Transfer RNA from a Dehalococcoidia bacterium, 73 nucleotides, folded computationally.
RNAcentral records the identical sequence in 2 taxa.
The sequence is in RNAcentral, with records from ENA.
The coordinates come from a structure-prediction model, not an experiment, and the mean pLDDT is 81.
Rfam family: tRNA. Rfam's curators write: Transfer RNA (tRNA) molecules are approximately 80 nucleotides in length.
NCBI's taxonomy places the organism under Bacteria, Bacillati, Chloroflexota, Dehalococcoidia.

[in-house]
RNA sequence: GUGGGCGUAGCCGAGCGGUCAAGGCGCCAGAUUGUGGCUCUGGAGAUCGAGGGUUCGAAUCCCUCCGUCCACC
Numbered sequence: 001g002u003g004g005g006c007g008u009a010g011c012c013g014a015g016c017g018g019u020c021a022a023g024g025c026g027c028c029a030g031a032u033u034g035u036g037g038c039u040c041u042g043g044a045g046a047u048c049g050a051g052g053g054u055u056c057g058a059a060u061c062c063c064u065c066c067g068u069c070c071a072c073c
Base pairs, nucleotide, nucleotide: 001072002071003070004069005068006067007066010025011024012023018056027043028042029041030040031039049065050064051063052062053061
């Protein structure tokens, strides 16, 4: 340089173009416990890598970048 994959919460990770973007770990509060842990209940945390475009409607489709990984040269 060429082609391709991936980027979603502190971490992991799902998500056929359509009310509120799953779930697990972790975090906060409560219950339980002599304390802690385990367990149970509730809660907070994401405008989906950035910017545009298409659409009534975009995490999802298109374009250009950025980061990362793989292959080839």